Predicted 3D model of a 477-nucleotide part of an RNA (small-subunit ribosomal RNA, 3' major domain) from a metagenome. It matches the Rfam family "Bacterial small subunit ribosomal RNA". Its mean pLDDT, the model's own confidence on a scale to 100, is 84.

[in-house]
Context: one part of a larger RNA
């Protein structure tokens, strides 16, 4: 100058505190450790690894294992010879691959051959998820959206180096006044950007239906209608502008008033100088070191799915604010052409037939669920609660044994609210309800959104945690 301090002072942050609901007890996905295994493919390991890379592992993916094949190779680029390509049939094989047959003669031509494609030989050379992230670029995670990080001159200092950036006062902020050997400037803040919250306006179809007509058991159905609602474009609005206090006549704060919103309105997007030799050589790309009839292809099959345990993460629950039964409303956001699929009719059901309509403000997906009304259980391991295991069945797929998801009966297990401990969240937030999506042939409780009902609490900063800025000590760099 930093860095530390169980030194001090000042101040913030779901950090504590108040409060709500978990999590650590269960049973079950799912990650990971051990452990096993022919293999259980690689990585990520304290915050910041652990529902992570994986936005989805029967083949495949696949990088591992066991068999069984190949070597100029599964791909790239040259040369040569030979045959268009390419297709069909038949043995053998698990297959990769292989042996024999037949059919086939294009396209440009200067008829010398050429593109292209296939098959053969030889070398150049391919090929590597093979090894270092401590040889790297790229991206990323963390401190943290925390208020820091610096830089030109000028001053000071023999130098490192200091001042600015420190005081006083504010703010969410190095934000802003005010002093001030300092003046000024950059990167960062904050604003410009999306978005969601109130008015105008333009526009009105596929969307709306006040008012008028017309139909119909019913329905904007139809004629109109452009007002509402809404759709997207454009503009208004919030600026401490206005009033009052308080302040240093400053910057501000605290009250009010107008408004749809009020002091950053709510959410998003954006992450300074830099730390952690942090991650990643398995996205990609790359120095360097390794393999080269193999460490590198290709096929079948197994395995990533194993299970004496241990630990994250989430699901369902242990019920009466509830389970089941019967009426009966209201949503947003999205996705559909090898695609979503209505009505009908089949079947308890998972689905099956079937195929109108829709390239979609038009038609499907689509039945929102909790709520609301009625009925029933009555405190019981129960009409709780659904692991588990029989059977029989649907769907995708070439195939569902290893090892798929879902349906009917049936069975009906721990499980009566969880022990040191530990986590989330401050408002349309938490809890709690369904609903879409990407990934994808299938295969969510993951994860990305989307709306519905909707709370309690926060005296205070004394303590834990982490963070700023001054200062002080230091035998630390």
């Nucleotide at each position: 100058u930093g860095a530390c301090g169980g030194g001090g002072g000042c101040c913030c942050g779901c950090a504590c505190a108040a409060g709500c609901g978990g999590u650590g007890g269960a049973g079950c996905a799912u990650g990971u450790g051990g452990u096993u295994u022919a293999a259980u493919u690689c990585g990520a390991u304290g915050c910041a690894a652990c529902g992570c890379g994986a936005a989805g592992a029967a083949c495949c993916u696949u990088a591992c294992c066991a068999g069984c094949u190949c070597u100029u190779g599964a791909c790239a680029u040259c040369u040569u010879g030979c045959g268009a390509a390419c297709c069909c049939u038949u043995g053998a094989g698990a297959g990769a691959u292989u042996a024999a047959g037949g059919g086939g003669u294009g396209c440009c031509u200067u008829c010398g051959g050429g593109a292209g494609c296939g098959c053969a030989a030889a070398g150049a050379c391919a090929g590597g998820u093979g090894c270092u992230g401590c040889a790297u670029g790229g991206c990323u995670g963390u401190c943290g959206u925390c208020a820091g990080c610096u830089c030109g001159u000028g001053u000071c200092g023999u130098g490192a180096g200091a001042u600015g950036u420190u005081g006083g006062g504010u703010u969410a902020a190095g934000u802003c006044c005010c002093g001030u050997a300092a003046c000024g400037a950059g990167c960062g803040c904050a604003a410009c950007c999306c978005u969601u919250g109130u008015c105008c306006u333009u526009a009105g179809u596929u969307g709306c239906c006040a008012g008028c007509g017309g139909g119909u058991u019913a329905u904007g159905c139809c004629g109109g209608g452009a007002a509402c609602u809404c759709u997207a474009g454009g503009g208004a609005g919030a600026c401490u502008g206005c009033c009052g206090g308080u302040g240093a006549c400053a910057a501000a704060c605290c009250g009010g008033a107008g408004g749809a919103a009020g002091g950053u309105g709510g959410g998003g997007a954006u992450g300074a100088c830099g730390u952690c030799a942090a991650g990643u050589c398995a996205u990609c790309a790359u120095g360097g070191c390794c393999c080269u009839u193999a460490u590198g292809a290709g096929c079948u099959g197994g395995g990533c799915u194993a299970c004496a345990c241990a630990c994250g993460u989430g699901c369902u629950a242990c019920a009466a604010u509830g389970g089941c039964c019967g009426g009966u409303a209201c949503a947003g956001a999205g996705g559909g052409c090898u695609g979503c699929a209505a009505a009908c009719c089949c079947g308890c059901g998972a689905g099956g037939g079937g195929g109108a309509g829709c390239c979609a403000a038009u038609c499907c997906c689509a039945g929102a669920a909790a709520a609301c009304c009625g009925g029933u259980c009555g405190u019981a391991g129960u009409c709780c609660g659904g692991a588990u295991u029989g059977c029989a069945g649907u769907c995708u797929g070439c195939a569902a044994c290893u090892c798929g998801a879902c349906u009917g009966c049936a069975u009906g297990a721990a499980g009566u609210c969880g022990g040191a401990a530990u986590c989330g969240c401050u408002a349309g937030u938490a809890a709690u309800c369904g609903c879409g999506g990407a990934u994808c042939a299938g295969a969510a409780c993951g994860c990305c959104g989307c709306g519905g009902u909707g709370a309690a609490u926060a005296c205070u900063u004394u303590c834990c945690c982490g963070g700023g800025c001054c200062u002080u000590g230091u035998a630390c760099a």